Large-subunit ribosomal RNA, domain III from a soil metagenome, 398 nucleotides, folded computationally. The RNAcentral record of the full RNA draws on MGnify. The prediction has a mean pLDDT of 80.

Context: one part of a larger RNA
RNA sequence: GAGUAACGAUAAAUGUGGUGAGAAUCCACAUCGCCGUAAACCCAAGGUUUCCUGGGCAAGGCAAAUCCUCCCAGGGUCAGUCGGAUCCUAAGGCGAGGCCGAAAGGCGUAGUCGAUGGACAACGGGUCAACAUUCCCGUACCGGUCGGUAUCUGGGCAACCAGGCCGAGGAGGGGUGAAGAAGGCUAGGCGGGCCGGGGGCUAGCAGUCCCGGUCCAAGGCCGUAGGGUGAAGCGUAGGAAAAUCCGCGCUUCGUGAAGCCCGAGAGCUGAUGGCGAGACCGAUUUAAUGCGUCGAAGCCGUCGAUGCCAUGCUUCCGAGAAAAGCUUCGCGGCAUUGAGCCGACCGUCCGUACCGCAAACCGACACAGGUGGGUGGGGUGAAUAUCCUAAGGCGCUC
Numbered sequence: 001g002a003g004u005a006a007c008g009a010u011a012a013a014u015g016u017g018g019u020g021a022g023a024a025u026c027c028a029c030a031u032c033g034c035c036g037u038a039a040a041c042c043c044a045a046g047g048u049u050u051c052c053u054g055g056g057c058a059a060g061g062c063a064a065a066u067c068c069u070c071c072c073a074g075g076g077u078c079a080g081u082c083g084g085a086u087c088c089u090a091a092g093g094c095g096a097g098g099c100c101g102a103a104a105g106g107c108g109u110a111g112u113c114g115a116u117g118g119a120c121a122a123c124g125g126g127u128c129a130a131c132a133u134u135c136c137c138g139u140a141c142c143g144g145u146c147g148g149u150a151u152c153u154g155g156g157c158a159a160c161c162a163g164g165c166c167g168a169g170g171a172g173g174g175g176u177g178a179a180g181a182a183g184g185c186u187a188g189g190c191g192g193g194c195c196g197g198g199g200g201c202u203a204g205c206a207g208u209c210c211c212g213g214u215c216c217a218a219g220g221c222c223g224u225a226g227g228g229u230g231a232a233g234c235g236u237a238g239g240a241a242a243a244u245c246c247g248c249g250c251u252u253c254g255u256g257a258a259g260c261c262c263g264a265g266a267g268c269u270g271a272u273g274g275c276g277a278g279a280c281c282g283a284u285u286u287a288a289u290g291c292g293u294c295g296a297a298g299c300c301g302u303c304g305a306u307g308c309c310a311u312g313c314u315u316c317c318g319a320g321a322a323a324a325g326c327u328u329c330g331c332g333g334c335a336u337u338g339a340g341c342c343g344a345c346c347g348u349c350c351g352u353a354c355c356g357c358a359a360a361c362c363g364a365c366a367c368a369g370g371u372g373g374g375u376g377g378g379g380u381g382a383a384u385a386u387c388c389u390a391a392g393g394c395g396c397u398c
Stems, first nucleotide, its partner, number of pairs: 013031006032395004040375004046355002050353001051075006060068002080141002082351004087118002092113003098107003122139005142347008151339001152163004164334004169329004177316004183309003188303005193214006215274002219269003226262004230253007238246002275298001278294003317320001361370002377389003
């Protein structure tokens, strides 16, 4: 320089009370304002205790602070089913032998890793100051072990036989693009009815008024809208051995049908349950608060998805991962084993707090920047635009 610039979005505050040595700033209440395809909610990444409670105010907080994401202490993350490992493979990595290379090492077969993909059994309610598909309650499901029980399926007149498990084999399947259209539904919304409560001082209004509520999953049973598919027999040189499987060929039958497969949703059950506006009892001086008890209606119509049926259907050309689980076939091995129903028991390891469009991540900062996915109500409207608003969250620390 200078007590100057600045104090980091112009979304905004005001009042009363409380605490305290001290209050514009902390707490409570009331009013006001702002966001509302977000400035709300849930995940992933990343962070790593920042979460909750008690205490504190040196420093950090662009001023103050009784407050804090700061300091101190104590507490907090509970899983057969959620995510990961115990399964599978992609790009890519590593790589027994092998090839190459002065050395170090490079490439690469078998193989082995590797999710951003495939496969895979749990939902609703309640609860803590702080976790919950993890705890509790209720109702389920999956895999395995053991016990019990009686039946079933195929072949055969019958007696009887077969049904299982393991394995690195064959086959099917998994399995895949883009665009478009129609249908059936559901989530959700809205209106009415119903239930609970309320009310007038008026020109009139006990109503066609006002306020609030009107909810519920997985699982089980059923097998619908709809979609797909010809069936049987015989032969067979291909599928590295075999095959009853697949492929190929032939015959018979058959029609837009039967059969078989897939398949939302609804209905019934789950639920004599839970939730539920509210009402009530008790405790502390009152209130806030917390605990406990009881608990109404819980229907109809309409709109309606970008969600489900659907990896469906139609069309097109640029022709759109792999492997396992799964099904089936025989071969080899081990066994005398199958499915159903009932009951009992078992089910390992890691993650789980909190922030997460942000003051907790990436930006040296409590930085007007950046950050993938899902949900995203009402009025207006074609709309996730615009403006207003619900739930919810904030008024951006002078």